c-di-GMP-I riboswitch aptamer from a Bacillota bacterium, 89 nucleotides, folded computationally. Lineage of the source: Bacteria > Bacillati > Bacillota.

[in-house]
RNA sequence: GUCCGAAAAAGGCAAACCAGUCGAAAGGCCGGGGCGCAAAGCCAAGGGUCUACGGUCUCUAAAAAGGCUAAGACAGCCUGGCUGACGAA
Numbered sequence: 001g002u003c004c005g006a007a008a009a010a011g012g013c014a015a016a017c018c019a020g021u022c023g024a025a026a027g028g029c030c031g032g033g034g035c036g037c038a039a040a041g042c043c044a045a046g047g048g049u050c051u052a053c054g055g056u057c058u059c060u061a062a063a064a065a066g067g068c069u070a071a072g073a074c075a076g077c078c079u080g081g082c083u084g085a086c087g088a089a
Base pairs, nucleotide, nucleotide: 004087005086012037013036017032018031020029021028022027035076041082042081043080045079046078047077048074049073050072054069055068056067057066058065
């Protein structure tokens, strides 16, 4: 240095839920809260999942409703890329 991950040490992050807030929504941010996580640090490149403002189609006298669709979202779904703490076997 690389691989690896302990009944080690110092720490770190923060699920659900609640309050506030932004958003059409999914979801995000902030505070509380801890389910868990050796990258649960960062990145939407590939796949996947979620939502459907808008667009489009069906139906209707019209409306409502329904279907499809991402340029929106999820990194705590997987793959991949970059970076990082410690040092037992």